[in-house]
Context: one part of a larger RNA
RNA sequence: CUGGGCGUAAAGCGAGCGUAGGCUGUUAAUUAAGUCGAAUGUGAAAUCCCCGGGCUCAACCUGGGAACUGCAUUCGAAACUAUUUAACUAGAGUAUGGGAGAGGAAAGUAGAAUUUCCGGUGUAGCGGUGAAAUGCGUAGAUAUCGGAAGGAAUACCAGUGGCGAAGGCGGCUUUCUGGAACAAUACUGACGCUAAGGUUCGAAAGCGUGGGGAGCAAACAGGAUUAGAUACCCUGGUAGUCCACGCUGUAAACGAUGAGCACUAGAUGGUGGGUGAUUCGACCCUCUCACUGUUACAGCUAACGCAUUAAGUGCUCCGCCUGGGAAGUACGUUCGCAAGAAUGAAACUC
Numbered sequence: 001c002u003g004g005g006c007g008u009a010a011a012g013c014g015a016g017c018g019u020a021g022g023c024u025g026u027u028a029a030u031u032a033a034g035u036c037g038a039a040u041g042u043g044a045a046a047u048c049c050c051c052g053g054g055c056u057c058a059a060c061c062u063g064g065g066a067a068c069u070g071c072a073u074u075c076g077a078a079a080c081u082a083u084u085u086a087a088c089u090a091g092a093g094u095a096u097g098g099g100a101g102a103g104g105a106a107a108g109u110a111g112a113a114u115u116u117c118c119g120g121u122g123u124a125g126c127g128g129u130g131a132a133a134u135g136c137g138u139a140g141a142u143a144u145c146g147g148a149a150g151g152a153a154u155a156c157c158a159g160u161g162g163c164g165a166a167g168g169c170g171g172c173u174u175u176c177u178g179g180a181a182c183a184a185u186a187c188u189g190a191c192g193c194u195a196a197g198g199u200u201c202g203a204a205a206g207c208g209u210g211g212g213g214a215g216c217a218a219a220c221a222g223g224a225u226u227a228g229a230u231a232c233c234c235u236g237g238u239a240g241u242c243c244a245c246g247c248u249g250u251a252a253a254c255g256a257u258g259a260g261c262a263c264u265a266g267a268u269g270g271u272g273g274g275u276g277a278u279u280c281g282a283c284c285c286u287c288u289c290a291c292u293g294u295u296a297c298a299g300c301u302a303a304c305g306c307a308u309u310a311a312g313u314g315c316u317c318c319g320c321c322u323g324g325g326a327a328g329u330a331c332g333u334u335c336g337c338a339a340g341a342a343u344g345a346a347a348c349u350c
Base pairs, nucleotide, nucleotide: 004321005320006319007304008303012318014201015200016199017198021194022193023192025088026087027086028085029084031082033081034080035077036076037075038074039073040072041071042070049065050064051063052062053061054060091191092188093187094186095185096183097182103177104176105175106174107173108172109171110154115149116148117147118146119145120144121143125136126135162169163168206247207246208245209244210243211242215241216240220236221235222234223233258317259316260315261314262313263312267294270291271290272289274287276285299306300305323350324349325348332343333342334341335340
């Protein structure tokens, strides 16, 4: 390399968009590049193979043939791939319609609660724990009533509910805006799929500048526990958590399952849309489409399990794996303010 694989054994890039490339619907014609056939030339000799010959045999030597599966040219074939032309509508897309949704961005706003401050009432405790202590409190705390400030998060609704490519998204209102599904027509006419490089997005933590800071809380301090306790428990508490702009680019970024298309028993429930019937409606029922989960055939799997949301049966394209450790380390390079990220070995050892 071939072959074999990637849910859990090594292995699906965190996710999208998209360039080159690869692959690509139906019908008819066209050309003849690929493809197929024939002929000619060439494919040195030796070697290999076949039939002979010579050394007593053999190795070896030698004659003839075949072969050299290739290349070039010419003449043909036209099914398939390809080219060109003409057409089609089943893929893909556009328009119209009314619905669903924590999809995104910005602005505004509401109530509950915590904390702090001010004032009233009021008096000796409060707080905390397994038990305590540190802590707070006669300079009047805790409790309770009234007022004010400020920040953060949105109880119930709420749901194996919804939306989003993933990360993720939850009070309410407005503005701007993306996508999907459904119904019935009309239109475009293969415009498609995948995607190396590339580019964009990307939880938390972290970084830069400037704000903000209620609660919580790495670090840190104190009190306990303990043989010790750099912990678990308690009292405090700073970064941070929040906002704006910029950076970082990683996660068990998980369904540990790449994307697209087609095919292969059913049953039940949920969400959205549509249709029909019964008194308009609601409820309910039926059917269809999309999405989601549960049980379980065929099939698959080492087993567990998966099973129309496949890990089944096939096709197209990309990514990745090749014993454990050393090691996601070293070196080099690229990126980054840094932290570090990306790429990524070997010696040695079992």

The part of an RNA shown here (small-subunit ribosomal RNA, central domain) has 350 nucleotides and comes from an uncultured bacterium.
The coordinates come from a structure-prediction model, not an experiment, and the mean pLDDT is 84.